[in-house]
RNA sequence: GAAGCACGCCAGACUGCCGCUGGUGCAAGGGUGGAAACACCGCACUGGAGGAAGGUCCGGACUGCAUAGGGCAGCGUAGCAGCUAACAGCUGUCCACCGUGAGGUGAGGAUCAGAGCUACAGAGACGAGCCGGUUAAGUCCGGGUGAAACGAGCAAUCUCUACGCGCAGCAAUACCAAGUAGGCACACGUUGACGGGGCCCCCGGAGUGUGCGGGUAGGUAGCAUCGAGCCGUCUGGUGACAGGCGGCCCAGAGUAAUGGCGGUCACGCCGGGGGAAACCCCGGCGCACAGAAUCCGGCUUACAGGUGGGCUUCACAC
Numbered sequence: 001g002a003a004g005c006a007c008g009c010c011a012g013a014c015u016g017c018c019g020c021u022g023g024u025g026c027a028a029g030g031g032u033g034g035a036a037a038c039a040c041c042g043c044a045c046u047g048g049a050g051g052a053a054g055g056u057c058c059g060g061a062c063u064g065c066a067u068a069g070g071g072c073a074g075c076g077u078a079g080c081a082g083c084u085a086a087c088a089g090c091u092g093u094c095c096a097c098c099g100u101g102a103g104g105u106g107a108g109g110a111u112c113a114g115a116g117c118u119a120c121a122g123a124g125a126c127g128a129g130c131c132g133g134u135u136a137a138g139u140c141c142g143g144g145u146g147a148a149a150c151g152a153g154c155a156a157u158c159u160c161u162a163c164g165c166g167c168a169g170c171a172a173u174a175c176c177a178a179g180u181a182g183g184c185a186c187a188c189g190u191u192g193a194c195g196g197g198g199c200c201c202c203c204g205g206a207g208u209g210u211g212c213g214g215g216u217a218g219g220u221a222g223c224a225u226c227g228a229g230c231c232g233u234c235u236g237g238u239g240a241c242a243g244g245c246g247g248c249c250c251a252g253a254g255u256a257a258u259g260g261c262g263g264u265c266a267c268g269c270c271g272g273g274g275g276a277a278a279c280c281c282c283g284g285c286g287c288a289c290a291g292a293a294u295c296c297g298g299c300u301u302a303c304a305g306g307u308g309g310g311c312u313u314c315a316c317a318c
Base pairs, nucleotide, nucleotide: 001314002313003312004311005310007308008307009306010305012265013264014263015262016261017260018259020048021047022046023045024044025043026042030041031040032039033038050289054300055299057298058297059296060295061294062169063168064167065166074165075164076163077162078161079093080092081091082090083089094108095106096105097104098103109160110159114158115157116154117153118152126151130143131142132141133140173221174220175219176218183212184211185210186209187208188207194204195203196202227249229248230247231246232245233244234243235242236241267286268285269284270283271282272281273280274279
């Protein structure tokens, strides 16, 4: 210098105006909506998407139901050792295959428990037989094919072994709670309750009233300030990871906020101009994939551009 291998990081920066949404404090202790539950309304300060928030493919937390214990069935996993809350994840390592190599890939338990299958070729494919020769005798020898011919192979066919798994999922679930229609209890009622706008006459008249309870609409919690949390550092370990110390608090709705319009700079491309060149100036365009929804750990898929160190092979120079 060229070609590669594995991995990490960033995901434009600053700013003006107008908005959206959460929290805290203060103020008021009021107003508005609602039957209520409850929600909203002022001022100040402050938080507000991601490395994948995506797919919803695994695993957990949490919640309800079920549940003495054990077994069967079903589903899943599979070298060995470890990490972890757990996993089909991750780490280390052995083996096999691919690569000159850095590295990559692996559905890598068991075929002396049983069943099934073994393409093409071949007379015959898991039954042991068939063909040729031979012998007293299936007694002995040979047999093209084919991966395999009484040798086996396949478990990514069933199966067996070991281990794991109760079922559902935040539209889980808990609480508050109208109207209407059912339910239950009590009281009054054809000796007229009740209704006809207050009373009387009069008329109608078989139900009327009160209370309780379950459910629905609606509301609140779950739900996001305290955790498998984030950052820094030290210790142990080859490593995944674990532990100690210090610091920090970091989005959150329920039609669903996280936006819109500008400016300056950065980056890339195109055009024009200047310059011997490096490069400079002007104009235009572009700047990915994508967007939380109960939370967390993984896997996987998408992705413009930039960047960091490590390693390998080849060539050249010393």